Molecule: small-subunit ribosomal RNA
Organism: uncultured bacterium
RNA sequence: UUAGAGUUUGAUCCUGGCUCAGAACGAACGCUGGCGGCGUGGAUAAGGCAUGCAAGUCGAGCGAUCUCGCAAGAGAUAGCGGCAGAAGGGUUAGUAACACGUGGGUAAUCUGCCUUCAGGCGUGGGAUAACCUUCCGAAAGGAGGGCUAAUACCGCAUAACAUUGCAGUUUCGCAUGAAUCUGCAAUCAAAGAUGGCCGCAAGGCUGUCACCAGAAGAUGAGCCCGCGUCCUAUCAGCUAGUUGGUGAGGUAACGGCUCACCAAGGCUUUUGACGGGUAGCUGGUCUAAGAGGACGGUCAGCAACACUGGGACUGAGACACUGCCCAGACUCCUACGGGAGGCUGCAGUCGAGGAUCUUUAUCAAUGCCCGAAAGGGUGAAUAUGCGACGCCGCGUGUGGGAUGAAGGCCUUCGGGUCGUAAACCACUGUCAGGGGUGAGGAAAACCCGUCCGUUAAUACCGGAUGGAUUUGACGUUAACCCCAGAGGAAGCCACGGCUAACUCUGUGCCAGCAGCCGCGGUAAUACAGAGGCGGCAAGCGUUGUUCGGAUUUAUUGGGUGUAAAGGGCAGGUAGGUGGUCAUGUAAGUCCGCUGUGAAAUCCCAGGGCUCAACCCUGGAACUGCAGUAGAAACUGCAUGACUUGAGUAUCAGAGAGAUGAGGGGAAUUCUCGGUGUAAGGGUGAAAUCUGUAGAUAUCGAGAGGAAUACCAGUGGCGAAGGCGCCUCAUUGGCUGAUAACUGACACUGAGCUGCGAAAGCAAGGGGAGCAAACAGGAUUAGAUACCCUGGUAGUCCUUGCCGUAAACGAUGUGGAUUAGGUGUCGGGAGUGUCGAUCCUCUCGGCGCCGCCGUUAACACAUUAAAUCCACCACCUGGGGAGUACGGUCGCAAGACUGAAACUCAAAGGAAUUGACGGGGACCCGCACAAGCGGUGGAGCAUGUGGUUUAAUUCGAGGCUACGCGAAGAACCUUACCUAGGCUUGACAUGUUUGCAGUAGUCCUGAUGAAAGUCGGGGCGACCGUAUCCAAUCGGAGGCAUACACAGGUGCUGCAUGGUUGUCGUCAGCUCGUGCUGUGAAGUGUUGGGUUAAGUCCCGCAACGAGCGCAACCAUUGCUCUUAGUUGCCAUCAGGUUAAGCUGGGCACUCUAAGAGGACCGCCAGUGAUAAACUGGAGGAAGGUGGAGAUGAUGUCAAAUCAGCAUGGCCCUUACGCCUAGGGCUACACACGUGCUACAAUGGCCGGUACAAUGAGCAGCGAGUCCGCGAGGAGGAGCAAAUCUCAAAAAGCCGGCCCCAGUUCGGAUAGUAGGCUGCAAUUCGCCUGCUUGAAGCCGGAAUCGCUAGUAAUGGCGCAUCAGAACGGCGCCGUGAAUACGUUCCCGGGUCUUGUACACACCGCCCGUCAAGCCACCUGAAUCGGAGGUACCCGAAAUCGUCUCUCUAACCCGCAAGGGAGGAAGGCGCUGAAGGUAAAACUGGUGAGGAGGGCUAAGUCGUAACAAGGUAACC
Repeated sequence: UUAGAGUUUGAUCCUGGCUCAGAACGAACGCUGGCGGCGUGGAUAAGGCAUGCAAGUCGAGCGAUCUCGCAAGAGAUAGCGGCAGAAGGGUUAGUAACACGUGGGUAAUCUGCCUUCAGGCGUGGGAUAACCUUCCGAAAGGAGGGCUAAUACCGCAUAACAUUGCAGUUUCGCAUGAAUCUGCAAUCAAAGAUGGCCGCAAGGCUGUCACCAGAAGAUGAGCCCGCGUCCUAUCAGCUAGUUGGUGAGGUAACGGCUCACCAAGGCUUUUGACGGGUAGCUGGUCUAAGAGGACGGUCAGCAACACUGGGACUGAGACACUGCCCAGACUCCUACGGGAGGCUGCAGUCGAGGAUCUUUAUCAAUGCCCGAAAGGGUGAAUAUGCGACGCCGCGUGUGGGAUGAAGGCCUUCGGGUCGUAAACCACUGUCAGGGGUGAGGAAAACCCGUCCGUUAAUACCGGAUGGAUUUGACGUUAACCCCAGAGGAAGCCACGGCUAACUCUGUGCCAGCAGCCGCGGUAAUACAGAGGCGGCAAGCGUUGUUCGGAUUUAUUGGGUGUAAAGGGCAGGUAGGUGGUCAUGUAAGUCCGCUGUGAAAUCCCAGGGCUCAACCCUGGAACUGCAGUAGAAACUGCAUGACUUGAGUAUCAGAGAGAUGAGGGGAAUUCUCGGUGUAAGGGUGAAAUCUGUAGAUAUCGAGAGGAAUACCAGUGGCGAAGGCGCCUCAUUGGCUGAUAACUGACACUGAGCUGCGAAAGCAAGGGGAGCAAACAGGAUUAGAUACCCUGGUAGUCCUUGCCGUAAACGAUGUGGAUUAGGUGUCGGGAGUGUCGAUCCUCUCGGCGCCGCCGUUAACACAUUAAAUCCACCACCUGGGGAGUACGGUCGCAAGACUGAAACUCAAAGGAAUUGACGGGGACCCGCACAAGCGGUGGAGCAUGUGGUUUAAUUCGAGGCUACGCGAAGAACCUUACCUAGGCUUGACAUGUUUGCAGUAGUCCUGAUGAAAGUCGGGGCGACCGUAUCCAAUCGGAGGCAUACACAGGUGCUGCAUGGUUGUCGUCAGCUCGUGCUGUGAAGUGUUGGGUUAAGUCCCGCAACGAGCGCAACCAUUGCUCUUAGUUGCCAUCAGGUUAAGCUGGGCACUCUAAGAGGACCGCCAGUGAUAAACUGGAGGAAGGUGGAGAUGAUGUCAAAUCAGCAUGGCCCUUACGCCUAGGGCUACACACGUGCUACAAUGGCCGGUACAAUGAGCAGCGAGUCCGCGAGGAGGAGCAAAUCUCAAAAAGCCGGCCCCAGUUCGGAUAGUAGGCUGCAAUUCGCCUGCUUGAAGCCGGAAUCGCUAGUAAUGGCGCAUCAGAACGGCGCCGUGAAUACGUUCCCGGGUCUUGUACACACCGCCCGUCAAGCCACCUGAAUCGGAGGUACCCGAAAUCGUCUCUCUAACCCGCAAGGGAGGAAGGCGCUGAAGGUAAAACUGGUGAGGAGGGCUAAGUCGUAACAAGGUAACC
């Protein structure tokens, strides 16, 4: 001490990316901000810097000067001199390197100050600064002359345990060598200062410090080596001081470090040289379970740098941050001659930037430098200031307090919530504020004593101890005490899911949000505001970055049949890996010990600040490296052996294995000849084409090229590509048997090499057929295609290239292990058999099925995709893209290698359920077919569109709108238009105030179109107070007034309820439990039969159940029972011209209650003996008898806000209400649905027969009378089996018409009437007379119907005052046809494919057009960095030279000379600079190319289904 989630789909599993939740930060930005502690703060421009400060000190080294002092003396200090300015402090530019880390080496080295040891410190000399003086210069500064000192400088002496040389000795080592010892020779040193004592002095002794030479130590440094240390191969070859040697020089020291000469090497090849890019390294920090990954700020170690480049000097140490010289850029001063400077020290400033502080205090502490010390210096450091930048802590009150106040918000109007929250009451006092007290950081040093040590010493010095005087920047410190008062102190973000937290209002794909998925198009928990709520809190969010989650680079810990991914195949190098036994070794491995692994950090324990952060102490740890002692199983190495891996040999065997040569027949085409005549050919159909100049057809002969029928087979061979007539030659591999030989000789294989279909390329041949391109003909909207007729490259051969394919088993090679069954090819063995052959076993191939196991699933499964081993190759989201650039190869085409910007949140695999298919199988339906009758043509009716109009109200729109809502628009209806009116309203409820012979009702005037407005006059009500009447009062009711509200056929059917249509009366749709599957799901419900049916039977991992089907219900068809009035009338009687008219009866019909009847029940056949089907009998009816009602789960955001209801929105003197008139009835036109016809199966006239369903009181209305008629008068009967409507019509009988626009047809029009109604003009129906249109059976197309059906005839009803050719019903007459399921349409089941799921009205591709974006190329142009060659050449080191100059030493009496030095000249090297030609790289760039993205652009329709020509490489 290992956590997941969202997002691909209709759903699922998987693959796979994207995104989120976590932690962190030297951060920044937004809003906000009370206090303190501890930390931390220029990450960018290693850009430029004003100003101040950041390194001095020593007078006890020296001379000199000044100040104070009477003096003694004290103090100061420019110069000479010493030490220190190589530390401390800053930064990270450069650097991919022995720079850093770690461990070693130095026998190849140095080391001031410090410590220890053993010695020394003798004697001389000559200068020079300061100072004085002269001069130059604007300045900086400089020159000449003169004086002087030293711990400055120099000579000599002395000297070895130093150094060098020579000779020897011992010991040791990893080679060169190292160390010790002995002898000889040579060389090299020094400085004093200040105290004490003695001394007249000279001087002596002595302390301390300093000085010299040496030996050690410590510290620090140099050099060398092993290992570790980023990306890139689109960087594969690099290198002339380069590699080595000899010699010399140089260094503290090794070394090509440098030079001369010689040799030609050296590095690297996959362990990545060389080049390019990036970068200070580490301890550590962040994250993570860890392994890792990222980072290297503060702190610490190392390195490098100090304006840029070069150079040396001094020194123990530098090639030197605040030193020197030169060059360059920049800045400043200038008298223009010349000078000065270097904040990457601390503060600070400008600039750039998203962004990073005080021009503070003090040396009090800690350290460092100098000094004997006091002390001085110190922007190191310690403190302080600023910044919520981070971490940590504290506070902004505590307790009580319900009327649950006011107010806000919400509301279902009841209430809920903010909320004990506030007010109010009682307390407390942290922090901040005021006042006071007040630690610790301070111990030393100096001074005065005492003691000890040292010493000759009471000096000095050191130590211990006592005393005295002092030292604090911070600092108004921390802490504590007192005072006062709840007073001064809360915000930010979020609230669709992930993800804790929900409502209202506004907005209306707008404004906006967004981390991902995604919100917003009128009811947004997703925008904005508000209330509420959640989270964190002096902060909260956002942005950026890192790790995590991500097992999404997989060592821990992934994969490659189909998701991304096995190389096209083989041979083989390096490398990796390797059978059995034995011995040795000890590299790997394991174990013990030693050294190291700095401190800090992390962890543990303890402790200190009130806690914590923070700090201190100790421990552990630092998984590493090195050394060393052991072990020997495994791996390695060495040696020896073995035979099973591998190979060889012998004997057999199969084969389209390869190459070359020769040969054969069939067929196509062509040529020649014969026969023969009009066509042939081709297609879906045609045409182009061939043919009377004789084709096609047929016979014969010949030519030529290519390919090898049948055999032929999930048969054979080959590494793969691939290989197919026969024969011969050469040749590779394989298999079996034998077990003779070798003895691990093996496997894999980066680079490399070879082979490698088709197409293509080059050269030369060849060319029959086929056939890109091309031409023509068709098809088509087009057809640069599919089809047809032709046809060139090519296909063939030889030689050479190319090197790719869906080169596939989409499966790398080799080995081992793990159930079987079966077929086939090639061998072997065995038993039996006369034999063919069969059977059993076995070896090697090629297939199928199948268990375990595996897999996401599909599937694989001894020919593995199982279980393991070895090695190689490859993958890491989709697109961009196998593209660009670069490189290699190629004649070219192109191949191999192979990115990025940008863009998307997916892309993908397998399987599931649907839907779909110009997929398949089966089945059904007036679906087709077979029939009958229509529509489409005419006229009219009616509905719709369109148009018109002031309005022609609205809705319905393929089937499923259109004689539909509407079962009935003259007014009304009515919703529309015009005009006139009303405003609490035509209607409801409540409230306020007021009024009264009030409510109600009747009559009436004016005005007006009416509504209305303004009036007049009668009659006149209810309950209570209260016993009666009247009045009064109150109530109810009314009127008026004001307000809440009414009202809306206004919008949204895409907010809804309810209802309805449609698929469809189609046979389907589901559930529980069980089972299968990871799962979506499946099973059941599939299958075999059967049915009208998921109807039933059988079978079955299913067993049951539900909604549907069927049945139950009503109706109709038969019978029976019961009951007979208003129904009926056979028998009996009466009776009329006639009539159930009457008595009577209930038999019949009928009525309406009940019951029976039909169930494949019976028979035969078929079938599995089942279900059932076929036929038959009986029966009124026969296989659901007919016809109804009944409509599963669901589909169409189907229809309806205008039936009704209803959310939301909208109108409120109007979008409400009333009224009159108009409109909905318009009319160039188009469509739907109907009626009437076109006639003789008819029309007309006369006669005559037979129904049923129904309806009737504001009604039906008889008989009778009038009218030609519609109708009128009148009113019997009937709330109905009683009366009425009511006459049925077609039919039948008779007559006329005689094929004609008619005796067909009746439109249109005129006229005269009738009816309803307030009203018939716009705009009703009916009647009489007259008129007499189109139309002679209807184009393409299309509809209905399977029996009492179609067709045809009439009758009734609803609505209704009136107004049907429509609708709903009724009865009469009453057919034809169905072979059948190929086709059209619709539907059901199973199956198949799918890139569809909004589900084919789907999806989707490419060009073109438009906008935006990044990239590639690009004439040219502007830079950058590095190298090469050459030129010039500063400073400087080194070398060398000299008409130059020169105190110390030497020679010399001297002059002078010498040594050495200075200066100058020359030379080598040499920075910057210049010139030149290439290569690399970046910016800009007219134009060009492709790519990506972008709701509704253009053209087509390539892909997904057999995608309509299967698709793909």